[in-house]
RNA sequence: CCUUUGAAAAGGCAAACUUAUCGAAAGGUAAGGACGCAAAGCUACGGAUCUUCAGCAAAAAGUAUGCUAAGAUCGCCGGGCCGCCUGA
Numbered sequence: 001c002c003u004u005u006g007a008a009a010a011g012g013c014a015a016a017c018u019u020a021u022c023g024a025a026a027g028g029u030a031a032g033g034a035c036g037c038a039a040a041g042c043u044a045c046g047g048a049u050c051u052u053c054a055g056c057a058a059a060a061a062g063u064a065u066g067c068u069a070a071g072a073u074c075g076c077c078g079g080g081c082c083g084c085c086u087g088a
Base pairs, nucleotide, nucleotide: 003088004087006085012037013036017032018031019030020029021028022027035075041081042080043079045078046077047076048073049072050071055067056066057065
């Protein structure tokens, strides 16, 4: 340097839930908190899933229903980029 492993140690991240806040919602952010994580680091590129303010079906209007992503999830899977410690 390349490939590969996760036994130990150091260090790291932080699910549910609670509070505050932003948002129509899904969800995000901050603090507390640890279920887990060897990429649970970054990236919505492909698939998947979630949401439906606005828009459309659609009529005079309202309600309800359905469709629809440009919204969201990288702690759903895959791809791309980068990377700590350590055994072989």